Annotation
The RNA shown here (transfer RNA) has 75 nucleotides and comes from Deltaproteobacteria bacterium RIFCSPLOWO2_02_FULL_47_10. RNAcentral holds the sequence, with entries from ENA. It matches the Rfam family "tRNA". The source organism's lineage runs through Bacteria, delta/epsilon subdivisions and Deltaproteobacteria.

RNA sequence: GCAGGAGUAGCUCAGUGGUAGAGCGUCACGUUGCCAACGUGAAAGUCGCGGGUUCGACACCCGUCUCCUGCUCCA
Numbered sequence: 001g002c003a004g005g006a007g008u009a010g011c012u013c014a015g016u017g018g019u020a021g022a023g024c025g026u027c028a029c030g031u032u033g034c035c036a037a038c039g040u041g042a043a044a045g046u047c048g049c050g051g052g053u054u055c056g057a058c059a060c061c062c063g064u065c066u067c068c069u070g071c072u073c074c075a
Base pairs, nucleotide, nucleotide: 001071002070003069004068005067006066007065010024011023012022013021018055026042027041028040029039030038048064049063050062051061052060
């Protein structure tokens, strides 16, 4: 330099054009003599960033940043 993959909640990930979700974790409450476990509820999101298309974009298009893998060139 070229190609492919990944980036979404604190963590691991889902979500192929129509209200952003799950599990784990955190917090509160319930249950228990206490803890654990279990149950209920809550908080937590510029969807990497900037544009474009569209009535509408996490999803499509262009650019860009970071990480991973492979290939190639030079010293």